[in-house]
Lysine riboswitch aptamer from Jeotgalibacillus sp. S-D1, 182 nucleotides, folded computationally. Rfam family: Lysine riboswitch aptamer. On this family, see Mandal et al., Cell 2003: "Riboswitches Control Fundamental Biochemical Pathways in Bacillus subtilis and Other Bacteria". The source organism's lineage runs through Bacteria, Bacillota, Bacilli, Caryophanales and Jeotgalibacillus. Model confidence (mean pLDDT): 79 of 100. It was read from a public genome assembly, where an Rfam model found it.
């Protein structure tokens, strides 16, 4: 010097990813409790059976109230602080807790596998959701980073600058280290 590597180690993308004390707006005069009026035998906790265990003729469930009292989860905006750069996110498969017990679905957390996505705006269309807030997800159309190749200019070579095409984070850049060749 060269080839070969999910090697180490530190890095870069930027309205960058994630998490958060606390604050603040809605949730909302919404659910729930109690009164009244109706009714009249069942009701309870996530749906259905069933079992337990509890309420109920001293009035269950219901439906009504232009009567009284009155929440909080999720999600959301600022945002102290803190992990980081497959940050994280999303789907699909098991797994452990778990929603009074048991079967069955329907759901919360929290890992593991395996595929997708470089990042990040905006627009339509669905789902979610108390919401036109926000998230997911298809598609579309931008910006933007890094690498290749190609064109042009600069520049003694090396290199640099614009563009145009394409590609993916198992990448990219530095600096090391281990084979292999010499």
């Nucleotide at each position: 010097a060269g080839u070969g590597g999910u090697g180490a180690u530190a890095g870069a993308g930027g309205u960058g990813c994630g998490a958060a004390a606390g604050u603040c707006a809605a949730a909302a005069g919404u659910a729930u409790c109690c009164g009244u009026g109706c009714a009249g035998a069942g009701g309870a906790a996530g749906a259905u059976g069933a079992a337990a265990u509890c309420c109920g003729c001293u009035g269950a469930a219901g439906c009504a109230u232009a009567g009284g009292a009155a929440a909080a989860a999720g999600g959301g905006a600022c945002a102290a602080u803190c992990g980081c750069c497959g940050a994280a996110g999303u789907a699909a498969u098991g797994a452990a807790c778990u929603g009074u017990u048991c079967a069955u679905c329907c759901g919360g957390u929290u890992g593991a596998u395996u595929a997708c996505u470089g990042g990040u705006u905006c627009u339509g269309c669905a789902u979610u959701u108390a919401a036109u807030a926000g998230a997911u997800g298809c598609a579309g159309a931008g910006c933007u980073g890094u690498c290749a190749a190609g064109a042009u200019g600069c520049u003694u070579u090396a290199g640099c600058a614009u563009c145009u095409u394409g590609g993916a984070g198992a990448g990219c850049u530095a600096u090391c280290u281990c084979a292999c060749c010499u």